RNAcentral holds the sequence, with entries from ENA. The RNA shown here (transfer RNA) has 72 nucleotides and comes from an archaeon. Its Rfam family is "tRNA". Rfam's curators write: Transfer RNA (tRNA) molecules are approximately 80 nucleotides in length. The coordinates come from a structure-prediction model, not an experiment, and the mean pLDDT is 80.
RNA sequence: GCGCCAGUAGUAUAGUGGUUAUUAUGGGACGUUGCCAACGCUCCGACCCGGGUUCAAAUCCCGGCUGGCGCA
Numbered sequence: 001g002c003g004c005c006a007g008u009a010g011u012a013u014a015g016u017g018g019u020u021a022u023u024a025u026g027g028g029a030c031g032u033u034g035c036c037a038a039c040g041c042u043c044c045g046a047c048c049c050g051g052g053u054u055c056a057a058a059u060c061c062c063g064g065c066u067g068g069c070g071c072a
Base pairs, nucleotide, nucleotide: 001071002070003069004068005067006066007065010025011024012023018055026044027043028042030040031039048064049063050062051061052060
């Protein structure tokens, strides 16, 4: 330099065009307990960046950035 793949809460992860973006873990409040843990209940927190297509984009297209793999 070229090609391929990936990027979603603090962490991991589902979602292949339209529903409040899913679940676990984590964090906060409350309940239970003599205390802790565990458990219950509830709240918080995310689509890498820019542009395009579309009535509508996390999702499709283009460019960029970062990471991984391969080739030279």